RNA sequence: CGGGUCAGAUCGGGAGAAGCUGGGGGUGACCUCAGGGCCGAAGGAGCAACCGCCCCGGUAAACUCUCAGGCAAAAGGACCGUUCUGACAGC
Numbered sequence: 001c002g003g004g005u006c007a008g009a010u011c012g013g014g015a016g017a018a019g020c021u022g023g024g025g026g027u028g029a030c031c032u033c034a035g036g037g038c039c040g041a042a043g044g045a046g047c048a049a050c051c052g053c054c055c056c057g058g059u060a061a062a063c064u065c066u067c068a069g070g071c072a073a074a075a076g077g078a079c080c081g082u083u084c085u086g087a088c089a090g091c
Base pairs, nucleotide, nucleotide: 001090004088005087006086007085008084009083011081012080013079020035021034022033023032024031025030037071038070039069043067044065045064046063050058051057052056
């Protein structure tokens, strides 16, 4: 040092699926229990090729599973972009 990688923060964008039914509580917003229906992009789990010391193990996802989470709005939200900070490596 224009930049690279990673992590965090700020701002913006950001999908899918019942404002389901019944019981109870509450003035209400809402809370809770039960029921089956549905979604996948918090998190979590699983597997291929490939690799190895080849019994077995390592190892991926936006794929799969839905444990969790979610199905009006709000909140959250993988991921993308902007800006900033820190660390690491490089020149």